[in-house]
RNA sequence: CGUGUGGGAGAGUCCCGACUUCCCCCAAGACGGGCGCCGAAGGGGCAAUUCCUCCCCGGAACCUCUCAGGCACCAGGACCGCGCG
Repeated sequence: CGUGUGGGAGAGUCCCGACUUCCCCCAAGACGGGCGCCGAAGGGGCAAUUCCUCCCCGGAACCUCUCAGGCACCAGGACCGCGCG
């Protein structure tokens, strides 16, 4: 590094619209939009914090931004343990 396996957080079951299921209502589903929110795929940044023995410079991060992604379950998931190559 690849692969198998166990673990693995945060934040909305919010509002609106038309559609489908349904005889209608209720309800549900996926889709589009709005507002709010989260950081642990990816991506950006070094102003603050931390680290690279100390200052500067420079770099990096579990820091920061929230572009992407995500906010019931499922899924995804940085990262950690174990096995195999």